[in-house]
Molecule: small-subunit ribosomal RNA
Organism: uncultured bacterium
RNA sequence: AGAGUUUGAUCCUGGCUCAGAACGAACGCUGGCGGCGCGUCUUAAGCAUGCAAGUCGGACGGCAAGGCGGGAGCUUGCUCCUGCCCUAGAGUGGCGGACUGGUGAGUAACACGUGGGUGACAUGCCCUGCGGUUGGGGAUAGCCGGUAGAAAUACCGGGUAAUACCGAAUACGAGCGCGGUUGAUAGUGGACCGCGAGGAAAGGGGCCAAGGCCCCGCCGGAGGAUUGGCCCGCGGCCCAUUAGCUAGUUGGUGUGGUAAAGGCGCACCAAGGCGAUGAUGGGUAUCCGGCCUGAGAGGGUGAUCGGACACAUUGGGACUGAGAUACGGCCCAGACUCCUACGGGAGGCAGCAGCUAAGAAUAUUCCGCAAUGGACGAAAGUCUGACGGAGCGACGCCGCGUGGACGAGGAAGGCCGGAAGGUUGUAAAGUUCUUUUGGGACUGAAGAAUAAGCUGGGCAGGGAAUGGUCCGGUGGUGACGGUAGGUCCUGAAUAAGCAACGGCUAAUUACGUGCCAGCAGCCGCGGUAACACGUAAGUUGCGAGCGUUGUUCGGAAUCAUUGGGCGUAAAGGGCAUGUAGGCUGCGCUGCAAGCCUGGUGUGAAAUCCACGGGCUCAACCCGUGGACUGCACUGGGAACUACAGUGCUGGAGUCGCUGAGGCGGAACUGGAAUUCCAGGUGUAGGGGUGAAAUCUGCAGAUAUCUGGAAGAACACCGAUGGCGAAGGCAAGUUCCGGGCAGACGACUGACGCUGAGGUGCGAAGGUGCGGGGAGCGAACAGGAUUAGAUACCCUGGUAGUCCGCACAGUAAACGAUGUACACUAGGUGUCCGGCCAGAAGGCUGGGUGCCGGAGCGAACGCGAUAAGUGUACCGCCUGGGAAGUAUGCCCGCAAGGGUGAAACUCAAAGGAAUUGACGGGGGCCCGCACAAGCGGUGGAGCAUGUGGUUUAAUUCGAUGAUACGCGAGGAACCUUACCUGGGCUUGACAUAUGCUGGAGGCGGGUGGAGACAUCCGCGCGUGGCAACACGCCGGCAUACAGGUGCUGCAUGGCUGUCGUCAGCUCGUGCCGUGAGGUGUUGGGUUAAGUCCCGCAACGAGCGCAACCCCUACUGCCAGUUGCCAACAGGUGAAGCUGGGGACUCCGGCGGAACUGCCGGUGACAAACCGGAGGAAGGUGGGGACGACGUCAAAUCAUCAUGCCCCUUAUGACCUGGGCUACACACGUACUACAAUGGCCGUUAACAGAGGGAAGCAAUAGGGCGACCUGGAGCAAAUCCCUAAAAACGGUCCCAGUUCAGAUUGCAGGCUGCAACUCGCCUGUAUGAAGUCGGAAUUGCUAGUAAUCGCGGAUCAGCAUGCCGCGGUGAAUACGUUCCCGGGCCUUGCACACACCGCCCGUCA
Repeated sequence: AGAGUUUGAUCCUGGCUCAGAACGAACGCUGGCGGCGCGUCUUAAGCAUGCAAGUCGGACGGCAAGGCGGGAGCUUGCUCCUGCCCUAGAGUGGCGGACUGGUGAGUAACACGUGGGUGACAUGCCCUGCGGUUGGGGAUAGCCGGUAGAAAUACCGGGUAAUACCGAAUACGAGCGCGGUUGAUAGUGGACCGCGAGGAAAGGGGCCAAGGCCCCGCCGGAGGAUUGGCCCGCGGCCCAUUAGCUAGUUGGUGUGGUAAAGGCGCACCAAGGCGAUGAUGGGUAUCCGGCCUGAGAGGGUGAUCGGACACAUUGGGACUGAGAUACGGCCCAGACUCCUACGGGAGGCAGCAGCUAAGAAUAUUCCGCAAUGGACGAAAGUCUGACGGAGCGACGCCGCGUGGACGAGGAAGGCCGGAAGGUUGUAAAGUUCUUUUGGGACUGAAGAAUAAGCUGGGCAGGGAAUGGUCCGGUGGUGACGGUAGGUCCUGAAUAAGCAACGGCUAAUUACGUGCCAGCAGCCGCGGUAACACGUAAGUUGCGAGCGUUGUUCGGAAUCAUUGGGCGUAAAGGGCAUGUAGGCUGCGCUGCAAGCCUGGUGUGAAAUCCACGGGCUCAACCCGUGGACUGCACUGGGAACUACAGUGCUGGAGUCGCUGAGGCGGAACUGGAAUUCCAGGUGUAGGGGUGAAAUCUGCAGAUAUCUGGAAGAACACCGAUGGCGAAGGCAAGUUCCGGGCAGACGACUGACGCUGAGGUGCGAAGGUGCGGGGAGCGAACAGGAUUAGAUACCCUGGUAGUCCGCACAGUAAACGAUGUACACUAGGUGUCCGGCCAGAAGGCUGGGUGCCGGAGCGAACGCGAUAAGUGUACCGCCUGGGAAGUAUGCCCGCAAGGGUGAAACUCAAAGGAAUUGACGGGGGCCCGCACAAGCGGUGGAGCAUGUGGUUUAAUUCGAUGAUACGCGAGGAACCUUACCUGGGCUUGACAUAUGCUGGAGGCGGGUGGAGACAUCCGCGCGUGGCAACACGCCGGCAUACAGGUGCUGCAUGGCUGUCGUCAGCUCGUGCCGUGAGGUGUUGGGUUAAGUCCCGCAACGAGCGCAACCCCUACUGCCAGUUGCCAACAGGUGAAGCUGGGGACUCCGGCGGAACUGCCGGUGACAAACCGGAGGAAGGUGGGGACGACGUCAAAUCAUCAUGCCCCUUAUGACCUGGGCUACACACGUACUACAAUGGCCGUUAACAGAGGGAAGCAAUAGGGCGACCUGGAGCAAAUCCCUAAAAACGGUCCCAGUUCAGAUUGCAGGCUGCAACUCGCCUGUAUGAAGUCGGAAUUGCUAGUAAUCGCGGAUCAGCAUGCCGCGGUGAAUACGUUCCCGGGCCUUGCACACACCGCCCGUCA
C1' cells in the first nucleotide's frame, strides 16, 4: 500500500466482498510447563446454608462460669456468704453501621466532563491557637414480680446507674437586635466600634509527698485541613412521519421554609416565559479518565483499574444523625417466599462463596487477618468474604520445552511415474552429547515494619513520680508454604497439533464420486480424467495452539472538516418575488469580541510516549521526565473579520433624451376557409380506403351559382428572427400597464448578492357554476383488418376544445446545465442601438446562433451564452428492486398533489465509448438469387436410401442447409460387425522364455450341419565329420494376445459447409487514458483488398491473379503399330506391299494473346467502349488449387490414439438365419403416359475415352434368343470389346392404343460348392397403374440445358447407382423493385452461446 467482482473487450460511476488489528467472548479439533492478568455481557429473575459491622468494662448499673484471698457450716473437701481479679450473655451510654463492597434498573438531567461562583452555605473524627469544665435535680432500660400469645412480641406493677436526660450559675468570644464607622462593589449578610437581651459543660484513668500533677474526655469560640450542598458558562445520542409548548406557568411584592440562593411552598399583583441555533413529545442510553481502531482527523466503545452519579424485591414516607431520605435501620402499601396452634408473624445475596432457572457462555459453599487499609479502644486487642493468598478455566498476554550434533546403501514402508527415476528425506535407524522440563533426594529465602514489654541515652516542662517526645539495643508474630530459588541422582527420557493448498492468497498430485454426495468470504466449483467435493501422499502457514462464528474500527475519499459530487452515471427546486440567516466595494479614526503572542492556574492518579530500574528475559511492576492538542484568568499587538464614527463613487439605483419588440390586460374591426339554412341550375352517384364497407343520395345528394347564419382559428409576411422570469406569446386598430437596450449629462451614496420557510405566477389535461358550440374530437356506436383486434384505417359522435368567474399545481415544466459578480485566444452569421464614413466597411454596447484555442471532462462533448478559472449563497445526491408504494400529517369538491419509509430480495443496476452480430434502417455491388427461358421433381409403376413398425436378429454410423443411389466402387456363402444353435480357452493373429514331442508335406476312411473328433497309408529340413547351430510344426507353462466394446464433448489425421466469397492479418509509425483506430476508409475501376489517384501512414504476410494439367491454332523434331499426296507393285476389296514424311494423327520441345496496335470516354491515371489483325480478345473454355476462421459439424466402424470396460468372453471358430421383413411416410433415380412418337426395314452410317491373360475374343457353325460349340489374333496406336440417337423408306392414326411396361405363369440361358429365403439374362404368354401430375419445389447462361448411346471401377455372378466419354444440339437474360445468400460503407441497438438474441405479462 491494495485486491476480486457488472463487459466480447474498455474507461468511468457504483455497490458487494476479501487481506489487517482488536475482544470480559462462544463453538470445533487438539493440549506439556510456568509467570502476570481476566472470568453471568443473558432475566435489576428467584434464592437453601454459612459468613460479609462492629467495638469500648479506662462512660454505667449489674453479673453466669473461672482465678486469688477472707469468713461461716462442717461429713477435710463440699456447700454457703463476702472482697478483688476476670468478664460470657443481655441492657443503658459513646463512636461506627452515610465508609468499604455490589450492580447499572432508572436517568437526555447541571446526571456527567471541564472551567468558574458561593458577598447564599455546611463540615463528626483530625491539626493549631484562646477561654472554660461550678453546683443541683428527676427519671428509665437492665433486674424482680406478674399478664396475653404457638411464636414474634406486647403490656402492667416495683425498684436502680451513668460521659443518658433536665433546670440553675458564670460568658473571653461567636450569634441576635439597635446605632455608627470604613473599603470594595452591579448589588447583598465583607471588615471595624458601641449598647442591649439571651445561651455551656461530664466525667473516666494513672501517679502522688494526698496539696496536687499527668493522660484521655467534655463545653464555648477562632483559624486550618478535609469532605460535601447549591448556582453558572461551555461540551457530548437519534427522530420534524414530534411544531408549537407552558398556569406555579414567567416575573414582581410579601411571607413561610432550608445549612444555604431560589416559585422551593403559599397569598396577592402583572401577563409573561420557551421554540426552526429545534421548544414540547417519542425512542435509546449511566457519564468520564480511558479502551479498540485509524497516518491523522475521525469512528466505535464505557468489562477489569480509577473518579462521579444512581439504585438496593417494587412504590411511597419520614425518623435519627456532622452526614442518609440510609444495600445487610424504621414505618406504610404491593407482589413473591417461608413459619403457624389459622388468631397472626418472618424475609429481601445488584456483599463473598454457593443453588435454581435462563443462555452459545463465565469459577471454590477454599485459607488467613502474616501484609496493606478500615471501625472501635488509652492500649493489649477484637472485627474486617475490603484485602492478601491458594483452587478451577489455554479466556487473554508473555516466556520455556517437546531435544542437540554426526549420520546415504539416500534403508524399509507410503505416494507419484510406462520406465528411468522422483518424493517423503538427514527425516528414521545407528553413533554420540546435553538434562531445560518431568520424576526422586537434600537444602531453602524475601515478603517482618517492629507493637506492648524490658533497657540505654537525649530534649521540653516541673519540686518529685507517673507521664510527653526523640534516638539506640532487645523483643513475639507467615495464610501462601517446605512455596520461589539452589545442589545432587536418573533417563531422550514425560510432552504436537490445527487450518489451508482454483483466483484474491503462500502452498499440488493421485484415487473415489459423477449437478449425486457435497464446498462456498466474493467470483464461483460438481452433469466420467474435478489443482475447487471426499480420502491419501506431498506442500504451505501458524504453533500449545489452530480454525470457525459474532462484534468494532480499518481498508471505505462509500457522508468527503482534513477529503466527494449534481449536462448524459444517483443528484439543480417549474419560475419569480422576498423574510430570517449567510456573505458584502474604496479611504480614515476608534475599540479589542474573534484573531496572534507571553505569563499564571488547572487539565487527579492510573493509562500513553521517552529514558532508567526490579523479577534470569518478557508479559508484569517501580522511578523520573514528557504528553494530556482542553478550559479559565491575565499582560501585550492591531493586519484581517465584527462593532462604532466619518468620508468617497467604481457596485446598485433615480431623472432627462432616443429606440425596437407575436410582453400583459381591455374594447372594437376584418377577410379567407368550414359547416348549416333558403333558393336556382342539374342527374346518378357521392364519400371513403391498401382494397372495401358502414354512411349519404331519385323524398334529388355530390358538383355549381346566389343570399343568409354561426363559432373557432388567423394563410402569405415567417426567419437559422423578436419579446417574456418561467409557463408562454402571431389578423388589424385604439386605450391602459410592465420590462429591456443605447449615448450624454445630472443626482442618491453601498441603498448590494443570495435566499430555509412564506407569497405569487404556472402548458396540456382535469373539476365546479354560468354561457357558447362551426370545425376537431377522449368515451361510445357501427364498418373494416385480424387467429383474436376492447387498437392502428374508415363513417358517425358526447364530454372537451372557446368565453367569464373559481379551484387544481403537475410535465422529457429540458439547455435534462440554480442565481449573481469577476477574469480568461480567436473566426463567422444574425437582431436592436451608438460613433466614424459618400459607400464598401471599421470601432463599440446589448441579445441570439455556428465553429474553434487553452483549459476542463470517464468519454460524448463544453469552450466569453463554459461543463474553463475564482468568490458568495441556496437546492439536491449516496447501489439496484421493493417505491415515489405503504403509513402518518398537510392541501384539494373530487381526481389527486406535497412530504415519504421498512421488511424482504439481488451482485449487480448504471454512464460513455469500442469491436462485432443483427434491423420488416439507408447507400453501393455481386451470385441461375429473382426475372426471362428450357427441362424436371411433387401424381403412376418400379429401383434404391431413410424414418417408422416388425423381428431371435432385421449389425453400426450419417439427421436442416452441410443425412437420406450417403460410409456400400457392387450383403446368395464369404463379406458380417447382428441373431440361433454347436464346439475352443496362451487362443483365429504377434513377440519372448522354459520344458517336451516331432519334423514340416501329401493322400484317404468313419461320425457330424460344419467347426471338430477319430483312424489309416505314403513321406522324413538346411549347414557341419560330429557335438551343435539355424529354420519349421504340435503339446504343456508363463508373460501376454484379442475386442467393429464406450467416449468424435479427451484427441491426431482426413472431410463437409459458409465459399473460389474477397476477404483475414502483421511490423514499425501515428492517434486514443483505454478497449481500439489508422493502414484496409475516400474518388474511380475490376471477376478480385484487381489496379490507379488521394490520404499519417510506410511496408509486409496469408488469400485473388499468375506459375501446373487438359482443350482450341501453329512451327520444329521424331515417324510405328498410325498416315498415303506423288512413284511402283497388287487384290473381290482393303496402305495390302515396295516406299514416302507431304497430309491426318501421335507426342516431345517451342511459338502465339500482352489491352500490344488504332479511335473514343476518363483526371494527362487505372480502366472501360468500339475497331483492326488473329485459330483464339480482354481471366479464350475446363480442371487442380479452398486465406484467418465458423458450426464442441462428421468420423474411436478406414487408420492412429488417451481414459474406462470384457478376459473359459464384449475374444475366436462353425452351421443356418438376418442385414432383402412391410399397414405406412419421405428423399434420390429409372421408365412412361406417346405421332418431334412406337414398330419394321435399308445403307458395312458416323465417335471418343477406356478395358483386356483365371482376360478380351474375330472369322465360322448351332439356337427365335439369352447363349452354346469352336477358336484366328492380341500383354495391345497392330488383335478384340465397338455405338445409339440421326438419315432414308414403310407402317400405325389418337385409342389405355402396334403407347406404357408393372405383375404373374411356363420354358430356357449364365455365373457359382450352392441362386428356397435372396442373382442376372432370354423366349413365350399375361398386359397393372399411368392420358403430363394439388400446394409446393429443383437444375441449367453454350458446345451449356435437353436428348442419344459408349466405356471403366467394384466384380465368380449381379447397376435404373457412381465415375468418365463422345454424338445431336437449343431457348432466354428487359432489368435488380421483390425472395434467398454474400461483399463494402454508414446508422440504431437494452443483442455478445450475438434476432433461432433479449425481454414483458398471465398461469402452473